Overview
The part of an RNA shown here (small-subunit ribosomal RNA, 5' domain) has 512 nucleotides and comes from an uncultured bacterium. Its mean pLDDT, the model's own confidence on a scale to 100, is 82. It matches the Rfam family "Bacterial small subunit ribosomal RNA".
[in-house]
Context: one part of a larger RNA
RNA sequence: GGAUGAACGCUGACAGAAUGUUUAACACAUGCAAGUCUACUUGAUCCUUCGGGUGAUGGUGGCGGACGGGUGAGUAACGCGUAAAGAACUUGCCCUGCAGUCUGGGACAACAUUUGGAAACGAAUGCUAAUACCGGAUAUUAUGUGAGUUUCGCAUGAAAUUCAUAUGAAAGCUAUAUGCGCUGCAGGAGAGCUUUGCGUCCUAUUAGCUAGUUGGUGAGGUAACGGCUCACCAAGGCAUCGAUGGGUAGGGGUUCUGAGAGGAAGGUCCCCCACAUUGGAACUGAGACACGGUCCAAACUCCUACGGGAGGCAGCAGUGAGGAAUAUUGGUCAAUGGACGAAAGUCUGAACCAGCCAAGUAGCGUGCAGGAAGACGGCCCUCUGGGUUGUAAACUGCUUUUAGUUGGGAAUAAAAAGAGGGACGUGUCCCUUAUUGUAUGUACCAUCAGAAAAAGGACCGGCUAAUUCCGUGCCAGCAGCCGCGGUAAUACGGAAGGUCCAGGCGUUAUCC
Numbered sequence: 001g002g003a004u005g006a007a008c009g010c011u012g013a014c015a016g017a018a019u020g021u022u023u024a025a026c027a028c029a030u031g032c033a034a035g036u037c038u039a040c041u042u043g044a045u046c047c048u049u050c051g052g053g054u055g056a057u058g059g060u061g062g063c064g065g066a067c068g069g070g071u072g073a074g075u076a077a078c079g080c081g082u083a084a085a086g087a088a089c090u091u092g093c094c095c096u097g098c099a100g101u102c103u104g105g106g107a108c109a110a111c112a113u114u115u116g117g118a119a120a121c122g123a124a125u126g127c128u129a130a131u132a133c134c135g136g137a138u139a140u141u142a143u144g145u146g147a148g149u150u151u152c153g154c155a156u157g158a159a160a161u162u163c164a165u166a167u168g169a170a171a172g173c174u175a176u177a178u179g180c181g182c183u184g185c186a187g188g189a190g191a192g193c194u195u196u197g198c199g200u201c202c203u204a205u206u207a208g209c210u211a212g213u214u215g216g217u218g219a220g221g222u223a224a225c226g227g228c229u230c231a232c233c234a235a236g237g238c239a240u241c242g243a244u245g246g247g248u249a250g251g252g253g254u255u256c257u258g259a260g261a262g263g264a265a266g267g268u269c270c271c272c273c274a275c276a277u278u279g280g281a282a283c284u285g286a287g288a289c290a291c292g293g294u295c296c297a298a299a300c301u302c303c304u305a306c307g308g309g310a311g312g313c314a315g316c317a318g319u320g321a322g323g324a325a326u327a328u329u330g331g332u333c334a335a336u337g338g339a340c341g342a343a344a345g346u347c348u349g350a351a352c353c354a355g356c357c358a359a360g361u362a363g364c365g366u367g368c369a370g371g372a373a374g375a376c377g378g379c380c381c382u383c384u385g386g387g388u389u390g391u392a393a394a395c396u397g398c399u400u401u402u403a404g405u406u407g408g409g410a411a412u413a414a415a416a417a418g419a420g421g422g423a424c425g426u427g428u429c430c431c432u433u434a435u436u437g438u439a440u441g442u443a444c445c446a447u448c449a450g451a452a453a454a455a456g457g458a459c460c461g462g463c464u465a466a467u468u469c470c471g472u473g474c475c476a477g478c479a480g481c482c483g484c485g486g487u488a489a490u491a492c493g494g495a496a497g498g499u500c501c502a503g504g505c506g507u508u509a510u511c512c
Base pairs, nucleotide, nucleotide: 001512002511003510004509006508007507008506009505010504014363016361020356021322026320027319028318030317031316032315035063036062037061039060040059041058046053047052070275071274072273079200080199081198082197083196084195085194086193089192090191091190094188095187096186097185098184099183100182101181102136103135104134105133111126112125113124114123115122116121142167143166144165145164146163147162148161149160150159151158152157172180173179174177201247202246203245208238209237210236213235214234215233216232217231218230219229220228250272251271252270253269254265255264256263257262277298278297279296280295281294300311301310302309303308328354330353331352332351336350337348338347339346340345367398368397369396370395377389378388379387380386381385402453404448406446407445408444418433419432420431421430422429423428424427456501457500458499459498460497461482462481463480467496468495469494470493471492477484478483
């Protein structure tokens, strides 16, 4: 000198786009943050032409709650980065192709009755539907076994193909359509899983470490390879090219600095990882060992009729605590995106907006021109006078950004989805039509009056731009370093003047 998620002191006009618990992964009152659909059932309410329609609520069922959002505790690791491998793997929704969607059955909720409990929550009996559950049939390029053929590969082998045999599917709905679904197989896209080379902090005042340890055979397990697990066998494996131990730490893109090499950092944003009070476990599922799911244990908090129960903000706000220190218990789903749905639509503290803060950044203003009696006042001096403040003020003319007044302003952010029609030719495009705006009476534009409403902070001995007087008298004090102050202090305190920055200026902390 530059930089910061900064803090503190003094001061503080406006509007823009961004930032905002770095500390206690401390504890949390309250509200909201994940639902949706109607395949099936219940049928409140309302309407009724008494035929019926509407369909709240509850339940079964499907899809989604593995995304989105938060945090950085742990982790020195194939965790991350980069480059490869999978002939050792999986894949819901989506796309493409082929084939199919036949025939039966029995239940369980809701509900009704009875009943236990303070509650949380149950228990018994009885009735019932389905795209819920379970049989049977059918079966290829699926799977298993047996027997072949061809081609290829870096090995285990892979691909294609023939025959035989065994095994394995399905669901319907109403808007009746070129509809939405369902089942099997093959391929794709996107996603995930596994393996490997190289790189990835400090410490030797840590030198030896290791028994599922290293390898083999067999079995189990897994989507899959593998000591992943187990039985048996062998005795190996790692290490001064730093094993093992200890400390510290999420990694990267990037950010800061620097001419560069390098050094330092990893907040916001993006990618990956890990975690969800602490520890452990599995279930469901295409996907979790699951933040707002389940079970067990522990600590803590709360309720209790003492028998037993409930909870998890490192989601958004908000509270307490800690701290030098960090914001609103706001609005809307209008846009973008997500979940569900055929759609209308519903939900969305994701998101978009608004609120607070000079904490940073870029912009703009606090007026412009003229004006010497060089006014008054202040300060200084060699003191009837002069210097300086200083064109500064007064005064004259001009302008009106911004703030203020009064009006205009549904601008833009919007293209669509829906309905109707048409074209190509089966999900796209075009035309028509009726709507939909949180921000917002905001942005912006115009009008009116008037210089009117808008400047401070630090410093002035040298480094380092800028000096005089008074007070004080090694006192009071200053100080980044050198150092200043003991009676003429340009260094302390005040004043006048000056210098540097400026809506900021200084100080402190940290990095280069």